RNA sequence: GCCCCUAUAGCUCAGUUGGUAGAGCUGCGGCCUCUUAAGCCGAAGGUCCCAGGUUCGAGUCCUGGUGGGGGCA
Numbered sequence: 001g002c003c004c005c006u007a008u009a010g011c012u013c014a015g016u017u018g019g020u021a022g023a024g025c026u027g028c029g030g031c032c033u034c035u036u037a038a039g040c041c042g043a044a045g046g047u048c049c050c051a052g053g054u055u056c057g058a059g060u061c062c063u064g065g066u067g068g069g070g071g072c073a
Base pairs, nucleotide, nucleotide: 001072002071003070004069005068006067007066010025011024012023013022019056028042029041030040031039049065050064051063052062053061
């Protein structure tokens, strides 16, 4: 220098044919318990890496960029 993969909640990850974003864990509140742990219940938590484009509508498609991983030279 070229090519491929990847970026979504604090962490690990789903997200179908483009239809308006979820799970587990952690943390928080409650129940239970003499207390803790375990167990059960609940709520909250998001600029979907950044900037444009297409579209009635983009996490998803297109272009460029940035970070991470890999391959070739």

The RNA shown here (transfer RNA) has 73 nucleotides and comes from a Minisyncoccia bacterium. The prediction has a mean pLDDT of 80. It matches the Rfam family "tRNA".